About this RNA:
A computed fold for a 74-nucleotide RNA from an uncultured Dehalococcoidia bacterium, annotated as transfer RNA. Model confidence (mean pLDDT): 81 of 100.
RNA sequence: GGGUGGUUAGCUCAGCCGGUUAGAGCGCCUGCUUUACACGCAGGAGGCCGCAGGUUCGAGUCCUGCACCGCCCA
Numbered sequence: 001g002g003g004u005g006g007u008u009a010g011c012u013c014a015g016c017c018g019g020u021u022a023g024a025g026c027g028c029c030u031g032c033u034u035u036a037c038a039c040g041c042a043g044g045a046g047g048c049c050g051c052a053g054g055u056u057c058g059a060g061u062c063c064u065g066c067a068c069c070g071c072c073c074a
Stems, first nucleotide, its partner, number of pairs: 001073007010026004019057001028044005050066005
């Protein structure tokens, strides 16, 4: 340099054919429980869906460019 997969919550990852409110597990916070911690139970916070444009009535999802991570080829 060419090709290819990926980027969504603090971490690991879902998200069907574009459709109105973006989710799970773990973690974190509060309360209950305990002498205390852990476990358990109840509740809660946390997101510019990598960035910038484009298409569309509507984009996490489609298109283009860029950035970053991985794999293959040279």